SAM riboswitch aptamer (S box leader) from a Bacteroidota bacterium, 106 nucleotides, folded computationally. The source organism's lineage runs through Bacteria, Pseudomonadati and Bacteroidota. It was read from a public genome assembly, where an Rfam model found it.

RNA sequence: CACUUAUCAAGAAAGACGGAGGGACGAGGCCCUAUGAUGUCUUAGCAACCCAAGCAGUUGGGUGCUAAUUCCUACCCUAUCAUAAGUGUUGAGGGAGAGAUAAGAA
Numbered sequence: 001c002a003c004u005u006a007u008c009a010a011g012a013a014a015g016a017c018g019g020a021g022g023g024a025c026g027a028g029g030c031c032c033u034a035u036g037a038u039g040u041c042u043u044a045g046c047a048a049c050c051c052a053a054g055c056a057g058u059u060g061g062g063u064g065c066u067a068a069u070u071c072c073u074a075c076c077c078u079a080u081c082a083u084a085a086g087u088g089u090u091g092a093g094g095g096a097g098a099g100a101u102a103a104g105a106a
Base pairs, nucleotide, nucleotide: 003104004103005102006101007100008099013043014042015041016040017039021032022031023030027073028072029071044066045065046064049062050061051060052059053058070098075095076094077093078092081088082087
């Protein structure tokens, strides 16, 4: 890097360093950001995928996570609305795709 399975509406922040953009990529929107973001480190916490112990509640460990649903949209379907119709838009629901994480396999 590609494959398989599961989950993705809930949850959980302080300090230090650093100094400009960031929210995965490109597009649109929306938002965060010199009251210092994104990032790195430390500590704390959340969670419960895997491992170990235990009858069990649970505990310890390996990951993960700690703005916004995976921030939202795009493709398909359903119903709704507008239109005489073709057709089109807003918001809603479901699915696909993409992505993230865990476990597995090669």